[in-house]
A computed fold for a 327-nucleotide part of an RNA from a marine metagenome, annotated as large-subunit ribosomal RNA, domain IV. It matches the Rfam family "Bacterial large subunit ribosomal RNA". Gene Ontology terms of the family: structural constituent of ribosome and ribosome. The RNAcentral record of the full RNA draws on SILVA.
Context: one part of a larger RNA
RNA sequence: UUGUGUUGAAGGAACUCGGCAAAUUAGCUCUGUAACUUAGGAAGAAGGAGUGACUGUUAAGAGAAAUCUUAAUAAGUUGGCACUAAAGAAGAAGAAACGACUGUUUAACAAAAACACAAGUCUCUGCUAAUUCGAAAGAAGAUGUAUAGAGACUGACACCUGCCCGGUGCUGAAAGGUUACGCGGAAAUGCUAAGGCAUUAAAGUCAAGCCCCAGUAAACGGCGGCUGUAACUCUGACGGUCCAAAGGUAGCGAAAUUCCUUGUCGGGUAAGUUCCGACCUGCAUGAAUGGUGUAACGAUUUCUUCACUGUCUCCAGCACAAUCUUG
Numbered sequence: 001u002u003g004u005g006u007u008g009a010a011g012g013a014a015c016u017c018g019g020c021a022a023a024u025u026a027g028c029u030c031u032g033u034a035a036c037u038u039a040g041g042a043a044g045a046a047g048g049a050g051u052g053a054c055u056g057u058u059a060a061g062a063g064a065a066a067u068c069u070u071a072a073u074a075a076g077u078u079g080g081c082a083c084u085a086a087a088g089a090a091g092a093a094g095a096a097a098c099g100a101c102u103g104u105u106u107a108a109c110a111a112a113a114a115c116a117c118a119a120g121u122c123u124c125u126g127c128u129a130a131u132u133c134g135a136a137a138g139a140a141g142a143u144g145u146a147u148a149g150a151g152a153c154u155g156a157c158a159c160c161u162g163c164c165c166g167g168u169g170c171u172g173a174a175a176g177g178u179u180a181c182g183c184g185g186a187a188a189u190g191c192u193a194a195g196g197c198a199u200u201a202a203a204g205u206c207a208a209g210c211c212c213c214a215g216u217a218a219a220c221g222g223c224g225g226c227u228g229u230a231a232c233u234c235u236g237a238c239g240g241u242c243c244a245a246a247g248g249u250a251g252c253g254a255a256a257u258u259c260c261u262u263g264u265c266g267g268g269u270a271a272g273u274u275c276c277g278a279c280c281u282g283c284a285u286g287a288a289u290g291g292u293g294u295a296a297c298g299a300u301u302u303c304u305u306c307a308c309u310g311u312c313u314c315c316a317g318c319a320c321a322a323u324c325u326u327g
Base pairs, nucleotide, nucleotide: 001322002321003320004319005318006317007316008315010313011312014311019308027051028050029049030048031047036041038156052078053077054076055075056073057072058071059070060069061068062067079083091306092305093304094303095302096301097300098298099297103115104114119154120153121152122151123150124149125148131140132139133138157293158292159291160290162223163222164221167220168219169216170215171214172213176211177210178209182205183204187200188199189198190197191196224242225241226240227239228238251285252282263279264278265277266276267275
């Protein structure tokens, strides 16, 4: 000097991106326990008291009995600074975000808000099922049969899930347009003495697809400008106009989304780019690409308080080990 422990005056997060690390708490018995809630929980909530040893008493059990074990006890005695005396053994509370939950994951830098999930919806599938594997035979589906199987999306629960089918997709549609091979064979050309042979080949006919028509958004997706207007001002319920398939409904909103931005107001602090509650001017929210809430849960993320502490003010001592020097 470093590492691992351990102790620390006064203060107690002033440290720091951040209480990271450490400290606090801790067993058992009794007591007591809020908001909220899906009435189960939350909850060991929080908070408070007791705890050793010996003697006695009571009860139950065992034993032949002495006695022992367990539990209780407003009884008595007694020791210590300290009694779950060592060891082992929750710090607690409040608010918000996300995800309902238990679970799963990047073996060896990511455990999460990602995946899954119960549940909801859509589409396909009538059994030689759809779908999948295979060149095929065949197999899975399934020794199942629509309360079944397959594919896709959302993701408990509660309240809901608006408008648009113009584009793309999918589904349907006995007409019409276009269209390949094929069928067809007018006609023409060459050769031949003739019969004929050879070549080119029009009209007509003909599938799916595409065009066309319709349906469909819990299919992919989309969901506006400009301008005038109320007896202060401001605003604009109201009107005009352009465009569009339709012009964003209910909700929520500076948000895991807000650029300007540390928006403005309120709260908390002596002081708050974070946080919480509002406002709405949403650069660029919004409804199963789900919207908004939500008890419980979380080695998740953010903010605050109490307790606690060498994180810090500001470092110091001790133990052990290593490094270094000398012998």